[in-house]
Context: one part of a larger RNA
RNA sequence: GGCGCAGGGCGAAUGCCUUGGCACUGGGAGCCGAUGAAGGACGUGGUAAGCUGCGAAAAGCUUCGGGGAGGCGCAAACAGCCAUUGAUCCGGAGAUAUCCGAAUGGGGAAACCCACACGGGGUCAUGCCCGUGUAACAUACACUGAAUCCAUAGGUGUAUGUGGGGAACCGCCUGAACUGAAACAUCUAAGUAGGGCGAGGAAAAGACAUCAACCGAGAUUCCGUAAGUAGUGGCGAGCGAACGCGGAAGAGGCCAAACCAAGGGUAGAAAUACCUUUGGGGUUCGGACCGCAUUUAGGAUCUGUGAGUUUUAACCGAAGUGUGUGGGAAAGCACACCGAAGAGGGUGAGAGUCCCGUAGGUGAAAAGACAAGCAGCCGAGCGGUAUCCAGAGUACGGCCGGACACGUGAAACCCGGCCGGAACAUGGGGGGACCACCCUCCAAGCCUAAAUACUACCCAGUGACCGAUAGCGUAUAGUACCGUGAGGGAAAGGUGAAAAGUACCCCGGGAGGGGAGUGAAAUAGUACCUGAAACCCUGUGCCU
Numbered sequence: 001g002g003c004g005c006a007g008g009g010c011g012a013a014u015g016c017c018u019u020g021g022c023a024c025u026g027g028g029a030g031c032c033g034a035u036g037a038a039g040g041a042c043g044u045g046g047u048a049a050g051c052u053g054c055g056a057a058a059a060g061c062u063u064c065g066g067g068g069a070g071g072c073g074c075a076a077a078c079a080g081c082c083a084u085u086g087a088u089c090c091g092g093a094g095a096u097a098u099c100c101g102a103a104u105g106g107g108g109a110a111a112c113c114c115a116c117a118c119g120g121g122g123u124c125a126u127g128c129c130c131g132u133g134u135a136a137c138a139u140a141c142a143c144u145g146a147a148u149c150c151a152u153a154g155g156u157g158u159a160u161g162u163g164g165g166g167a168a169c170c171g172c173c174u175g176a177a178c179u180g181a182a183a184c185a186u187c188u189a190a191g192u193a194g195g196g197c198g199a200g201g202a203a204a205a206g207a208c209a210u211c212a213a214c215c216g217a218g219a220u221u222c223c224g225u226a227a228g229u230a231g232u233g234g235c236g237a238g239c240g241a242a243c244g245c246g247g248a249a250g251a252g253g254c255c256a257a258a259c260c261a262a263g264g265g266u267a268g269a270a271a272u273a274c275c276u277u278u279g280g281g282g283u284u285c286g287g288a289c290c291g292c293a294u295u296u297a298g299g300a301u302c303u304g305u306g307a308g309u310u311u312u313a314a315c316c317g318a319a320g321u322g323u324g325u326g327g328g329a330a331a332g333c334a335c336a337c338c339g340a341a342g343a344g345g346g347u348g349a350g351a352g353u354c355c356c357g358u359a360g361g362u363g364a365a366a367a368g369a370c371a372a373g374c375a376g377c378c379g380a381g382c383g384g385u386a387u388c389c390a391g392a393g394u395a396c397g398g399c400c401g402g403a404c405a406c407g408u409g410a411a412a413c414c415c416g417g418c419c420g421g422a423a424c425a426u427g428g429g430g431g432g433a434c435c436a437c438c439c440u441c442c443a444a445g446c447c448u449a450a451a452u453a454c455u456a457c458c459c460a461g462u463g464a465c466c467g468a469u470a471g472c473g474u475a476u477a478g479u480a481c482c483g484u485g486a487g488g489g490a491a492a493g494g495u496g497a498a499a500a501g502u503a504c505c506c507c508g509g510g511a512g513g514g515g516a517g518u519g520a521a522a523u524a525g526u527a528c529c530u531g532a533a534a535c536c537c538u539g540u541g542c543c544u
Base pairs, nucleotide, nucleotide: 001543002542003541004540005539006538007537008536009535015529016494017493020466021465022463023462024461025460026459027458028457029455030454031165032164039100040099041098042055043054044053046078047077050074051073061094062093063092064091065090066089070082071081072080105114106113107112115134116133117132118131119130120129121128136162137161138160139159140158141157142156143155144154169200170198171197172196173195174194180187184234210217211216221248222247223246224245225244231239232238252447253446254445255391259280260279261278262277263276264275265274266273267272286389287388288387289384290383291382292381298378299377302376303375304374305373308370309369310368311367312366314362315361316360320335321334322333323332336353337352338342344356345355346354396420397419398418399417400416401415402414406432427442428441429440430439431438481488482487501528504515505514506513507512
C1' cells in the first nucleotide's frame, strides 16, 4: 500500500410524517373610493427587535347579543394587573382613525416644507396650539362683465357630479410576428398576443324595415343538433355557416310626430300667424280624428310596507368496562352498549361508546340579503277610414375600404370615408347580382330581468394530485441578496408522549468531554427521527 472483517467520523440520500401547496365541485359574495380607497410611512406594549393587531382614545374605546372560568396575541420570563358585580374570547352596530397616497390650500426629492380665511385656546403681547374651510374639470343656476352699442368671451359664487384602485370575466378603439402553407407573396397564425379607453356584478345583445317559402314562425342570449354539411379557398394550407329541430330561460315597455291646452317670444292696431317651453295625447293587435261602449284585464323595472326564508355568534347532542403485555392501550383477550351519530381530527400505540366533533335538532338584541302579498304608481276595449302624423343630409347610388363562413366574385345583406342624394303608407325595406309577380316586414329615437362568462374574496367538500431538489417562487418570502433602474430573486421543515432540555461532581481558559441524573430510548442532548453512498479514521486477519 492492497483485499477482507469489526467499529467509528463526515455526509446527507432513503423511509415515515405534514403545518403548505395543486386541481376541482357545490353554495355564497361580487365592486371599493372626496363620509378620502387600494397600497404604504411612522407610531403604538411595564420591559418589545420582528410578525400580528391597533391609531396620539393607538395588542385598544362604547354599546347590544353569545359564552361561562380563566385571562393580559405569536411568545418564554420577571414585575404588575383583570375576572361569577361575568373578564379574556366570538358575533352585530358604533366611536377614534397621525402622515403619505386620486391627494384636492400652495409647493415637493411620497410619508416633508410653507400658507390664507373664520372660530376657539393660551400669553401683558407676539410667537404657539386646536377645529373647520380653501385643487381642477363638467353641468345647472345666479351675479358680474372687455376690446365693442346691444351682446359675447372672460370672471365670481352656490349646488351636484367626476377624478383613483380592482384577479379574471365584458364592450369599444388600435393591432403584430414567429408559425402553417413542408420555400413564399394572396392566404394562415388572428382580429390572437400586445397597447389604449370604458362599464358592471355581470357586461354585451334585445322586442323584427327578422326569418321563411306560398306552409308558417314570432325579441335577445346560451347549450345540443343540423355539420365538418352548404359553401369559401394560390379551390393550396386551411377557413367554415345558415334554415330547421331539441333544450335552458322567458317580458315586454317608453319616446318623437299628428291633435289639445297653458306660459313665453316675434310680426301686427287687432283678429291672427309663426316660433318656442311645459303638460295632456300617442307608439305598429298603428295613431291622431269621428262614432260606440265602459271604468279595469294586467304590470319585468321604480317607491313604500312586508308574512316568511336566510347570512353574520352560538347551544343540545347516544353508547365501555375489566384484564394481561407495555414507558404508555386506543392494539390483544373477555363480556357489553349506542347508532337518523361506524365523516374526520386528537388523545403516550391502531378508540363508534375518552376529548373535539358527526347524524339529527334548537337559536338572534343588532345589522344585512332574498322575498309572496298589499299599497303607491303605470296601464283598457270595439268599429270607421275622408283628412293629418309615423325618426332626412337619412335610405340609396358611385369610388375606396372593412365586416359578414363568403379572399371581388354573379356578391346580395351590414358598417365606414369622400362625392352625389330620394320617396312619404297610392309610400318604403327585404326575400344572395338584376327585373316582374307574390310573400313578408316598417329603418334612419330610447330602455329592458332571466337563462350566459369569470373568481381576487368567504364557507363546505372532493382527489388512481405533491409530500420538503416534490407541491405555489415562498410549509411562507416577494424576505435575504443582486441591479442606477425597470426588474431579478433564493436557501431554509421533523428532540421527546411530556422539557422531564442533564441539578451536582470532575478535566478544561473555553469549546468539548467523563461521571451522576431525566427518559421507553440520549448512537432521541436542541450540530437533536431514520440516517444509504462517495470520502476519512481506528483496530485486526491475509497478501505485498
This is a predicted structure of a 544-nucleotide part of an RNA (large-subunit ribosomal RNA, domain I) from Ruminococcaceae bacterium OttesenSCG-928-D13. It matches the Rfam family "Bacterial large subunit ribosomal RNA". The organism belongs to Oscillospiraceae, within Bacteria.